[in-house]
This is a predicted structure of a 350-nucleotide part of an RNA (small-subunit ribosomal RNA, central domain) from an uncultured bacterium.
Rfam family: Bacterial small subunit ribosomal RNA.
Model confidence (mean pLDDT): 85 of 100.
Context: one part of a larger RNA
RNA sequence: UUGGGCGUAAAGAGUCCGUAGGUGGCAAUUCAAGUCUGCCGUCAAAGACUAGAGCUUAACUCUGGAAAGGCGGUGGAAACUGAAGAGCUAGAGUUCGGGAGGGGUAGAGGGAAUUCCCAGUGUAGCGGUGAAAUGCGUAGAGAUUGGGAAGAACACCAGUGGCGAAGGCGCUCUACUGGACCGAAACUGACACUGAGGGACGAAAGCUAAGGGAGCGAAAGGGAUUAGAUACCCCUGUAGUCUUAGCGGUAAACGAUGGAUACUAGGCGUAGUCUGUAUCGACCCAGACUGUGCCGAAGCUAACGCGUUAAGUAUCCCGCCUGGGGAGUACGCACGCAAGUGUGAAACUC
Numbered sequence: 001u002u003g004g005g006c007g008u009a010a011a012g013a014g015u016c017c018g019u020a021g022g023u024g025g026c027a028a029u030u031c032a033a034g035u036c037u038g039c040c041g042u043c044a045a046a047g048a049c050u051a052g053a054g055c056u057u058a059a060c061u062c063u064g065g066a067a068a069g070g071c072g073g074u075g076g077a078a079a080c081u082g083a084a085g086a087g088c089u090a091g092a093g094u095u096c097g098g099g100a101g102g103g104g105u106a107g108a109g110g111g112a113a114u115u116c117c118c119a120g121u122g123u124a125g126c127g128g129u130g131a132a133a134u135g136c137g138u139a140g141a142g143a144u145u146g147g148g149a150a151g152a153a154c155a156c157c158a159g160u161g162g163c164g165a166a167g168g169c170g171c172u173c174u175a176c177u178g179g180a181c182c183g184a185a186a187c188u189g190a191c192a193c194u195g196a197g198g199g200a201c202g203a204a205a206g207c208u209a210a211g212g213g214a215g216c217g218a219a220a221g222g223g224a225u226u227a228g229a230u231a232c233c234c235c236u237g238u239a240g241u242c243u244u245a246g247c248g249g250u251a252a253a254c255g256a257u258g259g260a261u262a263c264u265a266g267g268c269g270u271a272g273u274c275u276g277u278a279u280c281g282a283c284c285c286a287g288a289c290u291g292u293g294c295c296g297a298a299g300c301u302a303a304c305g306c307g308u309u310a311a312g313u314a315u316c317c318c319g320c321c322u323g324g325g326g327a328g329u330a331c332g333c334a335c336g337c338a339a340g341u342g343u344g345a346a347a348c349u350c
Base pairs, nucleotide, nucleotide: 004321005320006319007304008303012318014201015200016199017198021194022193023192025088026087029084030083031082033081034080035077036076037075038074039073040072041071042070043069049065050064051063052062053061054060091191092188093187094186095184096183097182098181103177104176105175106174107173108172109171110154114150115149116148117147118146119145120144121143125136126135162169163168206247207246208245209244210243211242215241216240220236221235222234223233258317259316260315261314262313263312266295267294268293269292270291271290272289273288274287275286276285299306300305323350324349325348332343333342334341335340
């Protein structure tokens, strides 16, 4: 390489959009590139195969013959793939009518708590721990009452509940805006799936500039613990955490499970919508579609487990793996302000 694989053994890109490419619904016509088939030519000799012959046999040598297959030419077939041009509606999209939602962006508002400041009451402690101490406090702390300021986060509702491609999203209101779902079946008529390169988004920490800074809190200082304690515990506390504009582009970015389509027992929840039964009506009940969970037939799996939301049965496309260490390192290249990120070896060793 072929093959075999990718939930947990090595292996699904963090996610989406999309170029080339690959693949692609139903039915009629034509062509004949692929496909199938007849014939012709060619594929030197030797060798191999086969039928004989010659050395006493064999090896060896000689004579004759044929097949498979490749390539080229020519004639034919038209089921499948392909191409051409006219169709269809089951895929896909549009339209109309609905309701659901922490989907996104911006603006405005709110209360609880915390800390700080001012004032009143009031007096000796407070705080902290396993126990303490550092720390705060008679210059009046802590406690309590009233007033004020600031920043950050939004208790209950809250739910294996909802929305989003993922990251993620939760106080209230307003404006703008994306997507999905259900019902109807009016329109287009395969317009589809995937997607190398490419592009966009992408938690936290980090970086640049300007603000902001209540609480928390890397670093740092102190107190303890300890043989030591560069820790765990305690008292402080700077960056940071927050906002705006950029950069960065990584995570156990996880369902450790790529996307699409079709098929293959059920049972029980839950969310949205519709229909039916019922009802005065709304519930309740039953069914359908879409999501989200639990348990399980068959089947799969090394086992664990998965099981219509598949890790079952199949097809298409992409990504990735190939013993451990060396190593996600070195070198080169690209990107970045930097930190670094992406790509990514070998010697050697077991």